Annotation:
The RNA shown here (transfer RNA) has 73 nucleotides and comes from Candidatus Kaiserbacteria bacterium RIFCSPLOWO2_02_FULL_54_13. The coordinates come from a structure-prediction model, not an experiment, and the mean pLDDT is 81. The sequence was found in a public genome assembly. Rfam family: tRNA. The family's RNA type in Rfam is transfer RNA.
[in-house]
RNA sequence: GCCGAGAUAGCUCAGUUGGUAGAGCACGUCCAUGGUAAGGACGAGGUCGUCGGUCCGAUCCCGACUCUCGGCU
Repeated sequence: GCCGAGAUAGCUCAGUUGGUAGAGCACGUCCAUGGUAAGGACGAGGUCGUCGGUCCGAUCCCGACUCUCGGCU
């Protein structure tokens, strides 16, 4: 330098032929227990890597860039 994959909640990851996003664990409150752990209910937490473009509308499509991983040279 070229090619491919990935970037989404604190962590591990889904997601959608475009209609403003979920799970598990973790966290908070409550229930429960003599108490703790396990368990149950509810809740909070996200400019979907950055910047542009297309579109009535972009996490999703297109381009550039940044970072990570792998391969080639």